[in-house]
Molecule: transfer RNA
Organism: Agathobacter rectalis
RNA sequence: UGUGGUGUAUUUCAAUGGUAGAAAGACCGUCUGAUGAGCGGUUAAUAUCAGUUCAAUUCUGUUCACCACAA
Numbered sequence: 001u002g003u004g005g006u007g008u009a010u011u012u013c014a015a016u017g018g019u020a021g022a023a024a025g026a027c028c029g030u031c032u033g034a035u036g037a038g039c040g041g042u043u044a045a046u047a048u049c050a051g052u053u054c055a056a057u058u059c060u061g062u063u064c065a066c067c068a069c070a071a
Base pairs, nucleotide, nucleotide: 001070002069003068004067005066006065007064010024011023012022013021018054025043026042027041028040029039030038047063049061050060051059
């Protein structure tokens, strides 16, 4: 430099163009002599900028970051 892939919550992962969810984590409460487990609740996300569409996490393009391959 070129080609391809990935980018969603603190983490690991879902979501066939139509309300963005789950588990673990953190915090609070309940329970216990205490801790843990269990139960209830709270917390918080679509990398950036555009385009298509009534409607975009999803389709298209740009940029950025990371990974792989080639030179």